This is a predicted structure of a 266-nucleotide RNA (Bacterial large signal recognition particle RNA) from a soil metagenome.
Rfam family: Bacterial large signal recognition particle RNA. A reference for the family is Rosenblad et al. (2003), "SRPDB: Signal Recognition Particle Database", Nucleic Acids Res. Rfam describes the family as follows. The signal recognition particle (SRP) is a universally conserved ribonucleoprotein involved in the co-translational targeting of proteins to membranes. By type it is a non-coding RNA gene.
The coordinates come from a structure-prediction model, not an experiment, and the mean pLDDT is 77.

């Protein structure tokens, strides 16, 4: 130096969480690196720390150490920027609302504005008319074995007779009831229609008359005086996220360097 067979060892790693601590497993990052079982109300271990059972590779591109790079994660009551929410304040300020003024615009006005006076309507009450619906009455018809009436055959009763008495059926008329139809009368009702007369009322709107003699209206544009009805901007305090900077920490993959067995044979 080569070959063969073994052993150590390897067959992913990391972050936060969790834990007395360490792993697994779940989440996240990276990466491509065996299988089966246990396991978050956890599972298994005890200081280089998963347990149990199998398989493959095997002293080097694969193991160990050092340095470096750096994905990614975590911490700071740290700085900056930005967003949201909660509470409070505020017209000295922006915005907004209300009201007024000026200019303009539109409409209207000497075929007469605003205002004033006056009369009506719309509004309320009383008094009504018509129509609709329901009910009742009037009218017609029907309608009582006996406990409605009139007349009462037959028959019954009283009487010596003459003659009387009660009274069923039938007929007639009616009561309660039932049915009908138009008109008429009355009662009740209101999501019906319409108005006479009288009274009340005077805020708005409409119409008319007298007076008056040039403005009036606008949901319109600009500017402005006042006000604070609004708390949107703004100010204060608090809370919760995000991005970025700084710093601390852990750190995969990768890169560089170094180190490292045993036995046999050639």
């Nucleotide at each position: 130096c080569c070959g063969u067979g073994c052993u150590a060892g390897g067959c992913g790693g990391g972050g936060a969480u969790g834990u007395a601590g360490c792993g697994g497993a779940g989440c996240c990052c990276u990466g491509a690196a065996c299988c089966c079982g246990c396991a978050a109300u956890c599972c298994g271990c005890u200081c280089u720390a998963g347990c149990g059972g199998g398989g493959c590779c095997g002293a080097a591109u694969u193991c160990c150490c050092u340095c470096u790079c750096g994905a990614g994660g975590g911490g700071u009551c740290g700085g900056a920027c930005c967003c949201u929410c909660c509470g409070g304040g505020u017209u000295a300020g922006c915005g907004c609302g209300c009201c007024g003024c000026a200019c303009g615009c539109g409409g209207u006005g000497u075929u007469g504005a605003a205002g004033a006076c006056c009369g009506g309507g719309u509004c309320c009450c009383a008094u009504g008319c018509g129509g609709u619906g329901u009910c009742g009455g009037c009218c017609c018809g029907u309608g009582a074995a006996c406990c409605a009436g009139g007349u009462c055959a037959g028959g019954u009763c009283c009487g010596g007779a003459a003659g009387g008495a009660a009274g069923c059926a039938g007929c007639c008329u009616u009561a309660a009831g039932c049915g009908g139809u138009u008109u008429c009368c009355g009662a009740c009702a209101g999501g019906c229609g319409c108005a006479u007369u009288g009274g009340g009322g005077u805020g708005g709107c409409c119409c008319a008359g007298u007076u008056g003699g040039a403005g009036c209206c606008g949901a319109u544009g600009u500017g402005u005086a006042g006000u604070g009805g609004c708390a949107g901007c703004c100010c204060c305090g608090g809370a919760g996220a995000g991005u970025u900077c700084a710093u601390c920490u852990c750190g995969a993959c990768g890169g560089a360097g170094g180190g490292u067995g045993c036995a046999c044979g050639g």